[in-house]
Background
Predicted 3D model of RNase P RNA and transfer RNA as a complex of 444 nucleotides. The prediction has a mean pLDDT of 76.

RNA sequence: CCAGUUGGCCGGAUGGCCGCGCGAGAAGCGAGGAAAGUCCGGGCUCCAUCGAAAUACGGUGACGGCUAACACCCGCCGGGGGCGACCCCAGGGAAAGUGCAACAGAGAGCAGACCGCCGGUCUCCGGACCGGUAAGGGUGAAAGGGUGCGGUAAGAGCGCACCGCGGCUCCGGCAACGGCGCCGGCAUUGCAAACCCCACCGGGAGCAAGACCAAAUAGGGACGACGCGGGGCAACCCAGCCGGUUUUCGAGGCCUGUCGUCCGGGUUGGUUGCUCAAGAGCCGCAGCAAUGCGGCCCUCAGAGGAAUGGCCAUCACGCCGGCGCAAGCCGGCCCUACAGAACCCGGCUUACAGGCCGACUGGCGCC
RNA sequence: CGGAGUAUAGCGCAGCCUGGUAGCGCACCUGCUUCGGGAGCAGGGGGUCGAGUGUUCGAAUCACUCUACUCCGACCA
Numbered sequence: 001c002c003a004g005u006u007g008g009c010c011g012g013a014u015g016g017c018c019g020c021g022c023g024a025g026a027a028g029c030g031a032g033g034a035a036a037g038u039c040c041g042g043g044c045u046c047c048a049u050c051g052a053a054a055u056a057c058g059g060u061g062a063c064g065g066c067u068a069a070c071a072c073c074c075g076c077c078g079g080g081g082g083c084g085a086c087c088c089c090a091g092g093g094a095a096a097g098u099g100c101a102a103c104a105g106a107g108a109g110c111a112g113a114c115c116g117c118c119g120g121u122c123u124c125c126g127g128a129c130c131g132g133u134a135a136g137g138g139u140g141a142a143a144g145g146g147u148g149c150g151g152u153a154a155g156a157g158c159g160c161a162c163c164g165c166g167g168c169u170c171c172g173g174c175a176a177c178g179g180c181g182c183c184g185g186c187a188u189u190g191c192a193a194a195c196c197c198c199a200c201c202g203g204g205a206g207c208a209a210g211a212c213c214a215a216a217u218a219g220g221g222a223c224g225a226c227g228c229g230g231g232g233c234a235a236c237c238c239a240g241c242c243g244g245u246u247u248u249c250g251a252g253g254c255c256u257g258u259c260g261u262c263c264g265g266g267u268u269g270g271u272u273g274c275u276c277a278a279g280a281g282c283c284g285c286a287g288c289a290a291u292g293c294g295g296c297c298c299u300c301a302g303a304g305g306a307a308u309g310g311c312c313a314u315c316a317c318g319c320c321g322g323c324g325c326a327a328g329c330c331g332g333c334c335c336u337a338c339a340g341a342a343c344c345c346g347g348c349u350u351a352c353a354g355g356c357c358g359a360c361u362g363g364c365g366c367c
Numbered sequence: 368c369g370g371a372g373u374a375u376a377g378c379g380c381a382g383c384c385u386g387g388u389a390g391c392g393c394a395c396c397u398g399c400u401u402c403g404g405g406a407g408c409a410g411g412g413g414g415u416c417g418a419g420u421g422u423u424c425g426a427a428u429c430a431c432u433c434u435a436c437u438c439c440g441a442c443c444a
């Protein structure tokens, strides 16, 4: 210099004027890394439940950590890809059982003889029949270890060496697992993001949750569940409860218990939940890291048809034109991407103009 | 803001759970029938299964991520 891998950060800056929301306010504060998708996990609230477990259903899945929790994150192991830096993996179980493997092909799940090869018998000399054979051809995603030597009629783990696979001992490691050695001639194809088995986790709904106040009405109708009092053997029947209304009190009249679902009716008001929180910044310590602990310091949007904006100047970045060998200078343009809080956090995923920093790999050149 | 669902031919829908050549009705085209049209009869064409990635030998179907569209959810009594 070229090509590439990976971790992180910014995502216009400053000043002036006007405007908007919160707020008692000329104080102060005022969108994001994703506020998004709503894919996971929690806080919080209500409902259900004596408490817990199980069935069903759903989810997760090597090992060890971290955490409030997790499908995240960190470390490590195994497998795959890449020359490499590095990247990817829903990564338990296929000798518990069931199921599937279309088409093609002779044969597709206790394997299989179509062609070929070898042996035998017959022969009209073209071949036919019987048997052996999985080394070769062909079909297929997949044909029941691979390569080589021996062996054989031809062949075959039939024998041997190496590799693979399975089992055992020892060693290292917390563990997953790895390594040395020995044994076994290979018996056991794939699919569990098919049913399933094993281990672990999960009660449901969501701030339009929930609580309070006010206004208004036909205090209407249907169904179901559950009361208290009186009468009755019982089925059942009767008037009420608590409250509201009639301006206030009393009497009287009227509606008539509680809960749930549905139809019908009314209001489209206010307060709260609401933002100090698993919080932000800096420093130190422990740890490879995720993360944890300690100290100092700060308060950093709370709207609700919903504020966070507009203009000007300068600068930075970018683009265009001119000058210059070059560094650079002058003029003009753009004032920029994805996007926008709506109860709050931890992750994941997706979108994103342009730019910056760190670490590393391969190749070429020079010293 | 929260929740649920749908996407397959021009239109309306099956198929998906349990993976193996993508179907039905209407519409369209051709022929027959008719003097002609309609109706009828016979035959035919037309599909990135919304998009991408993965699992698998194999995906409309299973899993994940996006896109578009539809529906439901206020309070009082």
Base pairs, nucleotide, nucleotide: 001363002362003361004360005359006358007357008356009355010354012315013314014313015312016311017310018309020030021029022028032338036349037348039347040346041345042344043343044206045205046204047203057202058201059200060199061198063075064074065073077091078089079088080087081086092197093196097195098194099191100190101189114137115136116133117132118131119130120129121128122127145163146162147161148160149159150158164186165184166183167182168181170179171178172177210272211271212270213269220263221262222261223260224259225258226257227241228240229238230237231236243255244254245253246252265443266442267441279298281296282295283294284293285292286291318333319332320331321330322329323328368440369439370438371437372436373435374434377393378392379391380390387424395411396410397409398408399407417433418432419431420430421429

It holds a member of the Rfam family "Bacterial RNase P class A". Gene Ontology terms of the family: tRNA processing, dimeric ribonuclease P complex and ribonuclease P activity.